The RNA shown here (c-di-GMP-I riboswitch aptamer) has 85 nucleotides and comes from Firmicutes bacterium UBA2203. The coordinates come from a structure-prediction model, not an experiment, and the mean pLDDT is 82. Taxonomically the source falls in Bacillota (Bacteria, Bacillati).
């Protein structure tokens, strides 16, 4: 220096839930709060899965569909703090 991982330090992020606002909805944005997470940083213009149906179709009871969302679902790509071996 790089990598692969235990345990400090110094910190980091923000689940559920409440409050505004947005939004058809899924969600998302601020504030509070704090399950948790070594990438719970960042990308869906890689790809699965999952959710959600405004518009579209339909057999109009209700069902199908994503151009919508989820990175804290998973692969994956990408950046980083420190550190005993």
């Nucleotide at each position: 220096u790089u990598g692969u991982u235990a345990u400090a330090a110094g910190g980091g992020c923000a689940a559920a839930c409440c409050c505004a606002c947005u939004g058809a909805a899924a969600g998302g944005u601020g504030g509070g709060g704090g399950c948790g997470c070594a990438a719970a940083g960042c990308c869906u213009a890689c790809a699965g899965g999952c959710c959600u149906a405004a518009g579209g179709u339909u057999u109009u009871a209700a069902g199908c569909u994503a151009u919508g969302g989820u990175g804290g679902c998973u692969g994956g790509g990408u950046u980083g703090c420190c550190a005993a071996g």